[in-house]
Molecule: RNase P RNA; transfer RNA
Organism: marine sediment metagenome
RNA sequence: AGACGGCCGGAUGGUCGCCUUUGCGCCCGGUUCGGCCGGGCGCGGGGGAGGAAAGUCCGGGCUCCACGGAAACACGGUGCCGGGUAACCCCCGGCGGGGGCGACCCCAGGGAAAGUGCCACAGAAAGCAAACCGCCGGCCCGGGAGCGUCCCUCGGGAGGUUUCCUUCGGCCGGUAAGGGUGAAAGGGUGCGGUAAGAGCGCACCGCGCCCCCGGCGACGGGGGCGGCACGGUAAACCCCACCGGGAGCAAGACCGCGUAGGGGCGGCAGGCCCAGCAAUGGGCCAAGCGGGUUUUCGCGCCGCCGCCCGGGUAGGUCGCGCGAGGCGUCCGGCAACGGGCGUCCCAGAUGAAUGGCCAUCGCCUUGCGUUUUCGGCCCAGCCGGAGGCGCGAGGGACAGAACCCGGCUUACAGGCCGUCU
RNA sequence: CGGGGUAUAGCACAGUCCGGUAGUGUACCUGGUUUGGGACCAGGGGGUCCUAGGUUCGAAUCCUAGUGCCCCGA
Numbered sequence: 001a002g003a004c005g006g007c008c009g010g011a012u013g014g015u016c017g018c019c020u021u022u023g024c025g026c027c028c029g030g031u032u033c034g035g036c037c038g039g040g041c042g043c044g045g046g047g048g049a050g051g052a053a054a055g056u057c058c059g060g061g062c063u064c065c066a067c068g069g070a071a072a073c074a075c076g077g078u079g080c081c082g083g084g085u086a087a088c089c090c091c092c093g094g095c096g097g098g099g100g101c102g103a104c105c106c107c108a109g110g111g112a113a114a115g116u117g118c119c120a121c122a123g124a125a126a127g128c129a130a131a132c133c134g135c136c137g138g139c140c141c142g143g144g145a146g147c148g149u150c151c152c153u154c155g156g157g158a159g160g161u162u163u164c165c166u167u168c169g170g171c172c173g174g175u176a177a178g179g180g181u182g183a184a185a186g187g188g189u190g191c192g193g194u195a196a197g198a199g200c201g202c203a204c205c206g207c208g209c210c211c212c213c214g215g216c217g218a219c220g221g222g223g224g225c226g227g228c229a230c231g232g233u234a235a236a237c238c239c240c241a242c243c244g245g246g247a248g249c250a251a252g253a254c255c256g257c258g259u260a261g262g263g264g265c266g267g268c269a270g271g272c273c274c275a276g277c278a279a280u281g282g283g284c285c286a287a288g289c290g291g292g293u294u295u296u297c298g299c300g301c302c303g304c305c306g307c308c309c310g311g312g313u314a315g316g317u318c319g320c321g322c323g324a325g326g327c328g329u330c331c332g333g334c335a336a337c338g339g340g341c342g343u344c345c346c347a348g349a350u351g352a353a354u355g356g357c358c359a360u361c362g363c364c365u366u367g368c369g370u371u372u373u374c375g376g377c378c379c380a381g382c383c384g385g386a387g388g389c390g391c392g393a394g395g396g397a398c399a400g401a402a403c404c405c406g407g408c409u410u411a412c413a414g415g416c417c418g419u420c421u
Numbered sequence: 422c423g424g425g426g427u428a429u430a431g432c433a434c435a436g437u438c439c440g441g442u443a444g445u446g447u448a449c450c451u452g453g454u455u456u457g458g459g460a461c462c463a464g465g466g467g468g469u470c471c472u473a474g475g476u477u478c479g480a481a482u483c484c485u486a487g488u489g490c491c492c493c494g495a
Base pairs, nucleotide, nucleotide: 001421002420003419004418005417006416007415008414010361011360012359013358014357015356016355018048019047020046021045022044023043024042025041026040027039028038029037030036050398054409055408057407058406059405060404061403062248063247064246065245075244076243077242078241079240080094081093082092083091084090095109096107097106098105099104110239111238115237116236117233118232119231132179133178134175135174136173137172138171139170140169142166143165144164145163146161147160149158150157151156187205188204189203190202191201192200206228207226208225209224210223211222212221213220214219252318253317254316255315262309263308264307265306266305267304268303270285271284272283273282274281275280288301289300290299325344326343327342328341329340330339331338332337363395364394365393366392367391368390369389370388371387372386373385374384375383376382422494423493424492425491426490427489428488431447432446433445434444441478449465450464451463452462453461471487472486473485474484475483
């Protein structure tokens, strides 16, 4: 300068409060007269947030609902191998791939020769093979050189070719080495080979298949064969294997205020109309009640009384703190973890307690003074860096249980310890 | 406390399922038309697709984590 793992998350005292629990005493109410039940006050004792209590992302316990059992389909999830666990999208140990000089870190890491889809733009061509430039061969139209023939004014001209070379162009064919496009172009590098080329041949590497050996396995090592066929994408549909019933403590259970509301029985209470054989039911009016001083009119409510029943609102109680629990130690295991023994009881609020102040100490930042050391430059002096001491000032994170537990993820001032490069 | 939805231009929304240049209406700007304005016609500008990381050649879209807002349950 880094890598990995573990831990802490201010301490002590005083004082004023808060929540809960418990002992004693007193008071009030109820009472089946039992210091039985409920409540209040006083005094004393015990306990009182977290590593994440958070996000609610997974997995369980618990409760209710649905369901005869199982399987299948659909939907969702998981996905190298082995182990751990109540279970897991978790953890541990390995394997393979990638990154780093290294300690070490990262990986949704099954299947692309079951099928379907997609691969924009560019490019000749994007999944099946294809041919733009280029390279090469043949033919055609030309040109040049060489070699013959003829003419000639000796300068040259005409014409020919089983020879050689070749610009531009056309047609036919070969090729995939090179160029160019792209994220990706149907193995890579080298040598040989060829008209030019090409797994065309060979060596090495890669890939596939088979065999042997090691390993529980993922996989690794070795040998042989094949000249290469099989592009990418499954955090696209899908295939394969395995797992999953749904909702959530505002789940759910119990008790239940009343001039609220429902039902039953009995008694009392006018008139009219409708339905019905009737019992009875319904409607309208009157009476009654309410506000307005009274009357009329108008508005609103409605049978009255007594007894009984169940549901259920407000509200209250339970669920609700002994648990896959903490600590210590021994044993097994590389580890995650498991087992034995001992010991401890450790928050339960419901507008929601766990706090405020003061003092001392400790931590961080900063200013001043003093001092040690290093460098510029040998001393003084000045400047810069690092550290010690004293005084002063400021700061002290992320965040707070709400049914519980195991994980993951995210946030976090500052500090400590161990191992390693 | 528990459960669900949503985030794209100044505003209201498509596009996300099934990945390939980010669109529509309105608002804004310029020009035309009109005596002028509105309406209308033509043209134009404007986007951290909530944030970060990953998968892929390529992400608004797929996956993971976080943030804001809204709704429901006594």